[in-house]
Context: one part of a larger RNA
RNA sequence: GGCGCACGGUGGAUGCCCUGGCAUUAGGAGCCGAAGAAGGACGUGAUAAGCUGCGAUAAGCUGCGGGUAGCCGCAAAUAGGCUGUGAUCCGCAGAUUUCCGAAUGGGGGAACCCACAUAGCUAACGCUAUGUAUCAUAUACUGAAUCAAUAGGUAUAUGAAGGCACACCUGGGGAACUGAAACAUCUAAGUACCCAGAGGAAAAGAAAGAAUAAUCGAUUUCCUAAGUAGCGGCGAGCGAAAGGGAAGGAGCCCAAACCAAUUCCUUCGGGGAUUGGGGUUGAGGAGGCAGCAUAAAGGGAGCAGAGGUUUAAUCGAAGAGGUCUGGAAAGGCCCGCCACAGAAGGUAACAGCCCUGUAGGUGAAAAGCUAAAGCUUUCGCUGUCAUCCAGAGUACCACGGGACACGUGAAACCCUGUGGGAAGCAGGGAGGACCACCUCCCAAGGCUAAAUACUACCUAAUGACCGAUAGCGCAUAGUACCGUGAGGGAAAGGUGAAAAGAACCCCGGGAGGGGAGUGAAAUAGAACCUGAAACCGUGUGCCU
Numbered sequence: 001g002g003c004g005c006a007c008g009g010u011g012g013a014u015g016c017c018c019u020g021g022c023a024u025u026a027g028g029a030g031c032c033g034a035a036g037a038a039g040g041a042c043g044u045g046a047u048a049a050g051c052u053g054c055g056a057u058a059a060g061c062u063g064c065g066g067g068u069a070g071c072c073g074c075a076a077a078u079a080g081g082c083u084g085u086g087a088u089c090c091g092c093a094g095a096u097u098u099c100c101g102a103a104u105g106g107g108g109g110a111a112c113c114c115a116c117a118u119a120g121c122u123a124a125c126g127c128u129a130u131g132u133a134u135c136a137u138a139u140a141c142u143g144a145a146u147c148a149a150u151a152g153g154u155a156u157a158u159g160a161a162g163g164c165a166c167a168c169c170u171g172g173g174g175a176a177c178u179g180a181a182a183c184a185u186c187u188a189a190g191u192a193c194c195c196a197g198a199g200g201a202a203a204a205g206a207a208a209g210a211a212u213a214a215u216c217g218a219u220u221u222c223c224u225a226a227g228u229a230g231c232g233g234c235g236a237g238c239g240a241a242a243g244g245g246a247a248g249g250a251g252c253c254c255a256a257a258c259c260a261a262u263u264c265c266u267u268c269g270g271g272g273a274u275u276g277g278g279g280u281u282g283a284g285g286a287g288g289c290a291g292c293a294u295a296a297a298g299g300g301a302g303c304a305g306a307g308g309u310u311u312a313a314u315c316g317a318a319g320a321g322g323u324c325u326g327g328a329a330a331g332g333c334c335c336g337c338c339a340c341a342g343a344a345g346g347u348a349a350c351a352g353c354c355c356u357g358u359a360g361g362u363g364a365a366a367a368g369c370u371a372a373a374g375c376u377u378u379c380g381c382u383g384u385c386a387u388c389c390a391g392a393g394u395a396c397c398a399c400g401g402g403a404c405a406c407g408u409g410a411a412a413c414c415c416u417g418u419g420g421g422a423a424g425c426a427g428g429g430a431g432g433a434c435c436a437c438c439u440c441c442c443a444a445g446g447c448u449a450a451a452u453a454c455u456a457c458c459u460a461a462u463g464a465c466c467g468a469u470a471g472c473g474c475a476u477a478g479u480a481c482c483g484u485g486a487g488g489g490a491a492a493g494g495u496g497a498a499a500a501g502a503a504c505c506c507c508g509g510g511a512g513g514g515g516a517g518u519g520a521a522a523u524a525g526a527a528c529c530u531g532a533a534a535c536c537g538u539g540u541g542c543c544u
Stems, first nucleotide, its partner, number of pairs: 001543009015529001016494002020466002022463007029455002031163002039100003042055003046078002050074002061094006070082003105114003115132007134160009168199001169197005179186001183233001209216002220247005230238002251447003254391001258277008282425001284389003287385006298379006307370005313362003319335001321334004336353002338342001344356003396420007406432001427442005481488002501528001504515004
């Protein structure tokens, strides 16, 4: 030195574990904000760095309800306190709530600086309270050039703003990579992304519809029709609808004609404005004429709040059985019991009967949600008459585009940038160019629940999901750290049943170790469960 054996060191794999994650189901909830949010800064404890809570009333104050013997958070310790006159704790309601932040008196390099007005207090410096931003709308008062008027100004009232759940929705903008085996139409895709806005859903919606049955009857979603009909450098690809079956189901209101009131203007014919009545349809309405009904049912709107439900809780069966092993019994053996409860977790190993619970019952002073009865109020119809009304820079046309599954095509239907521009009920639109016939419908005003989409949040539950290089980036952390910044972004779990965390002695400056002691175990000793391999040693056998 090599090989082997034994024993160690180092290292942290593996096994076991879970206060953490992931995915999903059901129910709830789906907004907060000038009454100052979200998010922060700074404070706040006897001692207090961090987290948590809270706000100069500062780990808290008050009331009501629950609850019971302990309590002063994570979090030990000392000091000092509180508590059966019911604390701590839990729920509901309230009070307080510095400064920044939309931030709003002005400024500003966020958490700072500097004001004014009014009222009160003070001997006084000064202090305290409230108000003072902008925009929009309404009202009032003022008020230029310019007589009237208007613009403008001032005051008051009401509202807005900002955040978010990187979700869902609507609208306005809107790519490229890519595919076409290149590429330009096309595709990707109206996707990603940006902006605006809204709601718990949004959007759509009561036919100028679909259709070809003398049919259907708002919208939405799903299944189907169907990868069909079609579109397409007829390439790549794109891709319906009717109809059928389901979920759900709900219908309404204006404008106008006409009437009345108030008011303004007037060429005295009338016209305008506001408010109220009337009226809402394709078998219309108004007005005139003629007639029926007038009170029951039902509907709408408002009030109300029985009951239910949510936010604390509470009752809740049956072995402290014997014995063996063990440090420890919940394990083995023997003997019992409960069960609408043998879900689960904990307890020194594996517990239906030890604890918390579970099944099943019970429960609210206060607040939220829901909502029955009840009460108030309101709503009627027919015939006839060519008198009147029924949404105009609209329909439609041309050109340019977009959107429709549909790429200009024979291209309807829908939207509209430019130009032109109707009829008006004896009217008008549609039925995929266009025309005729026939059929269906009534545009140019508006509202509308449910079925549908999503999940930041709350509660309960589930898993042939993970188990510390996994599972969220985080067993917590958007921390440490990196970056001027936008932004990027970790690592890191486990003593033991219980700290019983090693008094005392010895070596040492200490670190560390040897005894002693604790413990079932200390090769469980805090660098702490198990403790693989690489790697480094000590001893020894054999070989050289």